[in-house]
Molecule: transfer RNA
Organism: bacterium HR11
RNA sequence: GGGGGGUUAGCUCAGUUGGGAGAGCGCCAGCUUCGCAAGCUGGAGGUCGCCAGUUCGAAUCUGGUACCCUCCACCA
Numbered sequence: 001g002g003g004g005g006g007u008u009a010g011c012u013c014a015g016u017u018g019g020g021a022g023a024g025c026g027c028c029a030g031c032u033u034c035g036c037a038a039g040c041u042g043g044a045g046g047u048c049g050c051c052a053g054u055u056c057g058a059a060u061c062u063g064g065u066a067c068c069c070u071c072c073a074c075c076a
Stems, first nucleotide, its partner, number of pairs: 001072007010025004019056001027043005049065005
């Protein structure tokens, strides 16, 4: 330098027809208990890496760019 994969909630990750932003764990509250844990119920929490473009509408399509993983090439 080139190819491929990845970046979505605090963590691990879903999200293929372009139209509802989600799950598990964690966190908070309530119930239960003498108390804790477990269990049950409810809740908070998001610039979908970033900047543009297309579109009535973008996590999803296009261009650019940053970082991580991996393969290839090059140099001394």